[in-house]
RNA sequence: GCCCCCUUCGUCUAGCGGCCCAGGACGCCAGACUCUCAGUCCGGAAACAGGGGUUCGAAUCCCUUAGGGGGUA
Numbered sequence: 001g002c003c004c005c006c007u008u009c010g011u012c013u014a015g016c017g018g019c020c021c022a023g024g025a026c027g028c029c030a031g032a033c034u035c036u037c038a039g040u041c042c043g044g045a046a047a048c049a050g051g052g053g054u055u056c057g058a059a060u061c062c063c064u065u066a067g068g069g070g071g072u073a
Stems, first nucleotide, its partner, number of pairs: 001072007010026004018056001028044002031041003049065005
C1' cells in the first nucleotide's frame, strides 16, 4: 500500500428495516426496611464513533472519515 472485521449508557452486552420514545446485567443517584454498615426491595439518570446517501421509515443497508484489530508482499 491492498484486503477483511469491529465501534451501542461509566463497563459488559441484546438488536438482523416499522411492533421500542434502543432492552438487560454490573456500577451510579434517590427512597424504604435496618441502631449503623452490608444486604434486599422499589424508583431514576445514563448510549447507537463523525459526516453524507438510499428508503414512506435506518442502530440495522450503501459511501466516506476517524479509531481499533487481523491478513498479505
Model confidence (mean pLDDT): 82 of 100. The RNA shown here (transfer RNA) has 73 nucleotides and comes from Novipirellula galeiformis. NCBI's taxonomy places the organism under Bacteria, Planctomycetia, Pirellulales, Pirellulaceae, Novipirellula. It matches the Rfam family "tRNA". From the family's description: Transfer RNA (tRNA) molecules are approximately 80 nucleotides in length.